Context: one part of a larger RNA
RNA sequence: CUGGGCUUAAAGCGUACGUAGGCGGACUUGCAAGCAUCUUGUGAAAUCCCUCGGCUCAACCGAGGAACUGCUUGGUGAACUGCGAGUCUUGAGGCAAGUAGAGGCUGUCGGAACGAUAGGUGGAGCGGUGAAAUGCGUUGAUAUCUAUCGGAACGCCGAAGGUGAAAACAGGCAGCUGGGCUUGUUCUGACGCUGAGGUACGAAAGCGUGGGGAUCAAACGGGAUUAGAUACCCCGGUAGUCCACGCCGUAAACGAUGUGCACUAGAUCCUGGAGGCUCUGACGUCCUCAGGGUCGAAGCAAAAGUGGUAAGUGCACCGCCUGGGGAGUACGGUCGCAAGGCUAAAACUC
Repeated sequence: CUGGGCUUAAAGCGUACGUAGGCGGACUUGCAAGCAUCUUGUGAAAUCCCUCGGCUCAACCGAGGAACUGCUUGGUGAACUGCGAGUCUUGAGGCAAGUAGAGGCUGUCGGAACGAUAGGUGGAGCGGUGAAAUGCGUUGAUAUCUAUCGGAACGCCGAAGGUGAAAACAGGCAGCUGGGCUUGUUCUGACGCUGAGGUACGAAAGCGUGGGGAUCAAACGGGAUUAGAUACCCCGGUAGUCCACGCCGUAAACGAUGUGCACUAGAUCCUGGAGGCUCUGACGUCCUCAGGGUCGAAGCAAAAGUGGUAAGUGCACCGCCUGGGGAGUACGGUCGCAAGGCUAAAACUC
């Protein structure tokens, strides 16, 4: 060097875009860098190997050969890689016609519930729990009706459903806007895949400035429980929860399963399209493309399981793992307002 792995044993970056690099479709033709073959020079001696020989043998030593798998010179070859030129359409992209969707952003409107304020009715309790108490209430609560205000979230539809790269996305309407799928073979003609660094996005909590504040609710206060109760239960309640702008950059960011491509029995359900058949056609049936599930052949797997949405069979590229603890810590660097993030040891110990 080669050889092992990454769903659950250690191990897939949270996700995408993309630089360098790596890898790359079909055909024709040229070059000859790689490659193959022949060849030139060199590859010191000793050593190793082979054949002889010398010490009585052997170790040892001597002679000859081979080897020194390398570098190099000049030819030849052109299948493969590479490079140059040309052609192609199936990969990729564009165009046209359709089409589904909680994809994103902005604005506007709505009803239910909740709380508050004011008023009416009413008159003693309400609330809460396992049981209570704290709490609220004759300055009229709870209940009920009317009016007004406020903030947040959108019941049914709703689903094994849909969309998005992931995070995530759900009241109605309007505007702006991204992507997908199908059909057509209409155009370009390999324009592709992956992606170290890098860049962007990235739940919740948290941070900064300014607003907002109905509900809920860390902290905190009180009541209970208890041996105690810095808890679980109850009554309150501030940050926060909401908005704008700017940070943070982490999650069991999970399918604990990287991305792309190709191939490998079927069955069944759902979502979005296209087509065929039945005189037309709802319906039905057959077929096909894309997506979401369940079961399952072969195979794989330690098993659980997985199984065209692979964890099967292969290829390309990246990331990561190498006993437990110490430790995702210290130190250093870097990013951050901070909290902290990223990178990342060792002694020692079992």
Molecule: small-subunit ribosomal RNA, central domain
Organism: uncultured bacterium